[in-house]
RNA sequence: GCCGCGUUAGCUCAGUUGGUAGAGCAGCUGAUUUGUAAUCAGCAGGUCAUCGGUUCGACUCCGGUACGCGGCU
Numbered sequence: 001g002c003c004g005c006g007u008u009a010g011c012u013c014a015g016u017u018g019g020u021a022g023a024g025c026a027g028c029u030g031a032u033u034u035g036u037a038a039u040c041a042g043c044a045g046g047u048c049a050u051c052g053g054u055u056c057g058a059c060u061c062c063g064g065u066a067c068g069c070g071g072c073u
Base pairs, nucleotide, nucleotide: 001072002071003070004069005068006067007066010025011024012023013022019056027043028042029041030040031039049065050064051063052062053061
């Protein structure tokens, strides 16, 4: 330098014919307990890496950029 894959909640990851973004763990509150743990119920937490484009509508399609991993030279 070229090619491919990845980037979504604090962490690990889902998210298909483009139509209002989810789970588990962690956190907070409550119940239970003498208390803790465990268990149960509820709550909160997201500029979907970033900048543009297409579209009535984009995590999803197209292009650029950044970062990470791998391959080729």
A computed fold for a 73-nucleotide RNA from an Acidimicrobiia bacterium, annotated as transfer RNA.
Rfam family: tRNA. It is annotated as a transfer RNA. Gene Ontology term of the family: triplet codon-amino acid adaptor activity.
The coordinates come from a structure-prediction model, not an experiment, and the mean pLDDT is 81.